[in-house]
Context: one part of a larger RNA
């Protein structure tokens, strides 16, 4: 120098404590490990693996297994030959690829011989492929520390030198943020702005939006309008910018007006040198090494969904701040043509008939739901809970038995609030309520979004865990 310390000193963060709500105990969903098993394909492994890769495993996907089957090959680029445009359609076989036929269609140059592009067959080899091995050869690419406030250069100085000063110090701040000092004076990457979103005016626009005045009307339907909601283009606004107090006459802190908004007004993107030989050769790419009638293609059935267990991870509850029944209101943010699909009409219901209207501020999806009003259930394993199990459906899709999802009618377990112990969170946050969307034929308690109702507590930093920054010890490096 730097690591470290059950030394010190400041100083910070849902780190503690204050509070709420939860996991752990129950049923199930799920990912994981352990057994199993032909095979349960691989990879992720404290935090920072474990609803993770996988924004979706019935066939595909599929890497894994058993069985059939190919060998210049499913794909790429050259040789030679010989058919034939291409290409689209049927039919026979087989477990399924494979194999055999049939029609249909017949290109461009042309000296008519034979050329091209294109396909098929055969045939030689140069290759082709490999989700094989190595992330401890490597690129990219990403998790962590942490959005923590640090890392660092030139030059000048100190020091024999390693190296220090700068960066330390008084003060401040979310911040190496500013501000005084000061042998250091200035610089870069990072802080912070720019960037998007969102509160709040103006303003230009006025349809597919919207309706205050005037007429209609079952209805902004309609004429009519562009105030207002709203929409999306420009614009302003917050700057400690006044004001008082403190403060070193600084920085900044407190407080106060004024405003829609006050001291980073909420939210996001944005991740510094670096660390963990951290992950990844299964996204890609790529050294080297290994396969080559196979570790390589292709199919058809199985498996990735086994099950004595064990753990993460969540969803449903255990009830009365509640369950069921009827009624009645209020978003938002997405989607939509091999799509969303209205009213009608059949069904108890999943859903079928039919098909208007929509490439959508115009039509659907679409019903918000918890709230609210009325009534009933009266503390019970119950009108709680809904697994589990029979039956009989519906829908997707060749094809739902291993193995989808939902419906109806029965069934009706466990569970009375959870042991040690452990999480999340400081506001429109947490709980709670519903909605949307990618993947997707079908399949959502998972995930990324959206909005509704809407709290409690923070005395403080002694303890715990993690980080900053100064100091001291050290038998480390």
């Nucleotide at each position: 120098u730097g690591a470290c310390g059950g030394g010190g000193g400041c100083c910070c963060g849902c780190a503690c404590a204050a509070g709420c709500g939860g996991u752990g105990g129950a049923g199930c969903a799920u990912g994981u490990g352990g057994u199993u098993u032909a095979a349960u394909u691989c990879g992720a492994a404290g935090c920072a693996a474990c609803g993770c890769g996988a924004a979706g495993a019935a066939c595909c996907u599929u890497a894994c297994c058993a069985a059939a089957a190919c060998u210049u090959g499913a794909c790429a680029u050259c040789g030679u030959a010989c058919u034939g445009a291409a290409u689209a359609u049927c039919u026979u076989c087989u477990a399924a690829u494979a194999g055999a036929g049939a029609u249909a269609g017949g290109c461009c140059c042309g000296u008519a011989a034979g050329g091209g592009a294109c396909a098929g067959u055969a045939u030689a080899g140069a290759c082709a492929g490999g989700u094989g091995g190595u992330g401890c050869a490597u690129g990219g690419u990403u998790g962590u520390c942490g959005u923590c406030a640090g890392c660092u250069c030139g030059u000048g100085u100190c020091g024999u030198g390693a190296g220090a000063u700068g960066u330390u110090g008084g003060g401040u701040u979310a911040a190496g943020u500013c501000c005084c000092g000061c042998a250091a004076c200035g610089a870069g990457c990072g802080c912070a702005a720019c960037c998007c979103u969102u509160a709040u005016c103006u303003u230009u626009a006025g349809u597919a939006g919207c309706c205050a005045u005037c007429a209609u009307u079952c209805a902004g339907u309609u004429g009519g309008g562009c105030a207002c909601u709203c929409u999306a283009g420009a614009g302003a606004g917050a700057c400690u910018g006044c004001c008082g107090u403190g403060g070193a006459u600084a920085a900044c802190a407190c407080g106060g007006a004024g405003g829609a908004a006050g001291g980073u007004g909420g939210g996001g993107a944005u991740g510094a040198c670096g660390u963990c030989a951290a992950a990844u050769c299964a996204u890609c790419a790529u050294g080297c090494c290994c396969c080559u009638u196979a570790u390589g293609u292709u199919u058809u059935g199985g498996g990735c969904u086994a099950c004595a267990c064990a753990c993460g991870u969540g969803c449903u509850a255990c009830a009365a701040u509640g369950g069921c029944u009827g009624u009645u209101a209020c978003a938002a943010a997405g989607a939509g043509a091999a799509g969303c699909a209205a009213c009608c009409c059949c069904g108890c219901g999943a859903g079928g008939g039919u098909g208007a209207g929509c490439a959508a501020a115009a039509c659907u999806c679409a019903a918000a739901a918890a709230a609210g009003c009325a009534g009933u259930c009266u503390c019970a394993g119950u009108u709680c809970g809904g697994a589990u199990u029979g039956u009989a459906g519906u829908c997707u899709g060749c094809a739902a038995c291993u193995c989808g999802a939902c419906u109806a009618c029965a069934u009706g377990a466990a569970g009375c609030u959870g042991g040690a112990a452990u999480c999340g969170c400081u506001a429109g946050u947490a709980a709670u309520c519903u909605c949307g969307g990618a993947u997707c034929a079908g399949c959502a308690u998972g995930c990324c979004g959206a909005g509704g109702u809407g709290a409690a507590u923070a005395c403080g930093u002694u303890c715990c865990c993690g980080g900053g920054c100064c100091u001291u010890g050290u038998a480390c490096a």